Overview
This is a predicted structure of a 355-nucleotide part of an RNA (small-subunit ribosomal RNA, central domain) from an uncultured archaeon.
Context: one part of a larger RNA
RNA sequence: UUGGGUCUAAAACAUCCGUAGCUUGCUUAGUAAGUUCCUUGUGAAAUUCCAUAUCUCAAGUAUGGAGCGGGCAGGGAGUACUGCUGUAGCUAGAGACUGGAAGACGUAACGAGUACGUUCUAAGUAGCGGUAAAAUGUGUUAAUCUAGGACGGACUAACAAUAGCGAAGGCACGUUACGAGGACAGUUCUGACAGUAAGGGAUGAAAGCUAGGGGCGCAAAACGGAUUAGAUACCCGUGUAGUCCUAGCCCUAAACACUGCACACUAAACAUCAGUACCUCUUCGAGAGGUAUUGGUGCUGAAGGGAAGCCGAAGAGUGUGCUACCUGGGAAGUAUAGUCGCAAGGCCGAAACUU
Numbered sequence: 001u002u003g004g005g006u007c008u009a010a011a012a013c014a015u016c017c018g019u020a021g022c023u024u025g026c027u028u029a030g031u032a033a034g035u036u037c038c039u040u041g042u043g044a045a046a047u048u049c050c051a052u053a054u055c056u057c058a059a060g061u062a063u064g065g066a067g068c069g070g071g072c073a074g075g076g077a078g079u080a081c082u083g084c085u086g087u088a089g090c091u092a093g094a095g096a097c098u099g100g101a102a103g104a105c106g107u108a109a110c111g112a113g114u115a116c117g118u119u120c121u122a123a124g125u126a127g128c129g130g131u132a133a134a135a136u137g138u139g140u141u142a143a144u145c146u147a148g149g150a151c152g153g154a155c156u157a158a159c160a161a162u163a164g165c166g167a168a169g170g171c172a173c174g175u176u177a178c179g180a181g182g183a184c185a186g187u188u189c190u191g192a193c194a195g196u197a198a199g200g201g202a203u204g205a206a207a208g209c210u211a212g213g214g215g216c217g218c219a220a221a222a223c224g225g226a227u228u229a230g231a232u233a234c235c236c237g238u239g240u241a242g243u244c245c246u247a248g249c250c251c252u253a254a255a256c257a258c259u260g261c262a263c264a265c266u267a268a269a270c271a272u273c274a275g276u277a278c279c280u281c282u283u284c285g286a287g288a289g290g291u292a293u294u295g296g297u298g299c300u301g302a303a304g305g306g307a308a309g310c311c312g313a314a315g316a317g318u319g320u321g322c323u324a325c326c327u328g329g330g331a332a333g334u335a336u337a338g339u340c341g342c343a344a345g346g347c348c349g350a351a352a353c354u355u
Base pairs, nucleotide, nucleotide: 004326005325006324007309008308012323014203015202016201017200021196022195023194025090026089027088029085030084031083033082034081036077037076038075039074040073041072042071048066049065050064051063052062053061054060093193094190095189096188097186098185099184105179106178107177108176109175110174111173112156113155116152117151118150119149120148121147122146127138128137164171165170208249209248210247211246212245213244217243218242222238223237224236225235260322261321262320263319264318265317268300270298271297272296273295274294275293276292277291278290279289280288281287304311305310328355329354330353338347339346340345
């Protein structure tokens, strides 16, 4: 357990797709299930109310009437709304089509670049490295530094933005191939095909796991040097998993905008990205500026909202539809059962007790 809530107090699933369910444009025909009205039957008695009678009165009891029994069933009528029908249509939602632009959107292949490391050659001599200061370390078996060559793996400076794309995670050197999505414009087609979404499915950073490769740099663990009262740290020198690739698992994050999705309505100003139409300038350029408009990303802000901070057409405003979730703190995201996983663990998820 509702006429309450979910940015920050408890509470929006990590994200998307989608089944059942729930909800759902406009016009029209039929039907009459829901719904409305009438009527019939039933809805035990006692109890309740009214009246009368009766125990001398009262309580009580008896008789009659009404009411109650939130209803159920049969028949008839009505048709605004909802439903139903393989009734007939429409185009504003949705989808398809066409066109030219934009994009770090995905997958794969090929190529490039600087730095770094190793190694070789040449030249050259005593230090180099590191720090607050040092030491460990490294160097006459020639280091550091300089020039040139070869090889290796990782990464992708400047451009770079308050920018862009993607459902989210995320995505940045270039080219190509194959895919995908959105915005704008045209208004050619379909004709409600839609919204949400329990179960279900797919995707899901980093770390971790399995197998096989690869390992330049970095670097958990580990070792050494310092610091310190100590120093299982911060600093320094090494350094293994890992980080990289292929295939398969894992499925969690402050997975955050701590804000579920969709639709309609509700002042303005500015910046920026992508279109479209028109105008002006023009060195005629794939140039510059302006106006209107659509979609995105931001910022300020009226009304309104809010406990406030703040939000404010990308609402936390005004409404509608659907889903998920919350109900004091701790015990506890623990125990148990179930289920998934190779494992690590994940999902689901209490209570006693305490306050």
Its Rfam family is "Archaeal small subunit ribosomal RNA". For this family Rfam cites "Crystal structure of the ribosome at 5.5 A resolution" (Yusupov et al., Science, 2001). Its Rfam clan is "SSU clan". The coordinates come from a structure-prediction model, not an experiment, and the mean pLDDT is 86.